RNA sequence: CAACGAAAAAGGCAAACCCGGUGAAAGCCGGGGACGCAAAGCCGCGAGUCUAAAGCCUGUAAAGGUCAUGAUAGUCGGGUUGCCGUG
Numbered sequence: 001c002a003a004c005g006a007a008a009a010a011g012g013c014a015a016a017c018c019c020g021g022u023g024a025a026a027g028c029c030g031g032g033g034a035c036g037c038a039a040a041g042c043c044g045c046g047a048g049u050c051u052a053a054a055g056c057c058u059g060u061a062a063a064g065g066u067c068a069u070g071a072u073a074g075u076c077g078g079g080u081u082g083c084c085g086u087g
Stems, first nucleotide, its partner, number of pairs: 003086003012037002017032006035074001041080003045077003048072003055066004
């Protein structure tokens, strides 16, 4: 410098669910909690997925449709940094 994760150690993260907060929602944040994770650290760059407030379209209205500029890194790819161990 690059590859790999069988066994092990030190430590780390934390799904569902519950409580509180926040948001139009998806979701996010804090506390509890552990299904799992070797990048389940970080970055929305590509694809996917979720949501649809404002806008736009239809409509007398109620309402319906559409759309990401919202979100997801624990969907996949990519970028970037890194602990321990092995050869």